[in-house]
RNA sequence: CCCCGAUAAUGGCAAACCCGCUGAAAGGCGGGGGCGCAAAGCCACGGGUCUAAGGGUGGGGGUUACCCCUGCCACGACAGCCGGGCUGCCGAA
Numbered sequence: 001c002c003c004c005g006a007u008a009a010u011g012g013c014a015a016a017c018c019c020g021c022u023g024a025a026a027g028g029c030g031g032g033g034g035c036g037c038a039a040a041g042c043c044a045c046g047g048g049u050c051u052a053a054g055g056g057u058g059g060g061g062g063u064u065a066c067c068c069c070u071g072c073c074a075c076g077a078c079a080g081c082c083g084g085g086c087u088g089c090c091g092a093a
Base pairs, nucleotide, nucleotide: 004091005090012037013036017032018031019030020029021028022027035080041086042085043084045083046082047081048078049077050076054073055072058069059068060067061066
C1' cells in the first nucleotide's frame, strides 16, 4: 500500500412513522425520530423498480368548442434493489 473488517477509537449517515414546504405523481427538501449502515459518500452507465404531467393507442359522449375513460411510452424519479465507475476515515485479527 492492497485485500479485509472488530464487541476497538474518533466521528458520520439515518428506515418506518409524524409535521411543514415542494411536485401532476413517483419523489425531493427541512425538522422530529432511529430500523439499520464501513462507503447508507458521490455518479442513473447496465439491469431492475416506481410514477405518467405530457404524448400515443383504442373506446365512449357531444352543443363540433371539446370532454371523459384507457392495459403503451420517461424526456421524471429511486444510489438504503443488484452490478459498474469515482472518492474517502480508522487499524485488531

The prediction has a mean pLDDT of 89. c-di-GMP-I riboswitch aptamer from Thermincola ferriacetica, 93 nucleotides, folded computationally.